[in-house]
Transfer RNA from Candidatus Crickella merdequi, 73 nucleotides, folded computationally. The source organism's lineage runs through Bacteria, Bacillota, Clostridia, Anaerovoracaceae and Candidatus Crickella. The coordinates come from a structure-prediction model, not an experiment, and the mean pLDDT is 82. Rfam family: tRNA.

RNA sequence: GCGCCUGUAGCUCAGGGGAUAGAGUAGUUCACUCCGAAUGAAAUGGCCGGCGGUUCGAAUCCGCCCAGGCGCA
Numbered sequence: 001g002c003g004c005c006u007g008u009a010g011c012u013c014a015g016g017g018g019a020u021a022g023a024g025u026a027g028u029u030c031a032c033u034c035c036g037a038a039u040g041a042a043a044u045g046g047c048c049g050g051c052g053g054u055u056c057g058a059a060u061c062c063g064c065c066c067a068g069g070c071g072c073a
Base pairs, nucleotide, nucleotide: 001072002071003070004069005068006067007066010025011024012023013022018056028042029041030040031039049065050064051063052062053061
């Protein structure tokens, strides 16, 4: 330098054009307990890496860029 893959909640990941985006886990609060752990319940937490484009509508499709990984040279 070229090609491919990945980027979504603190962390691990779903979601592949039509919901102001979900799960697990962690954290918070409450219940339970003499106190904890475990268990159960509730609420919180994201403008989906960035900027443009396509579209009535984009996390999702296209382009460029950024970051990480793999391969080729």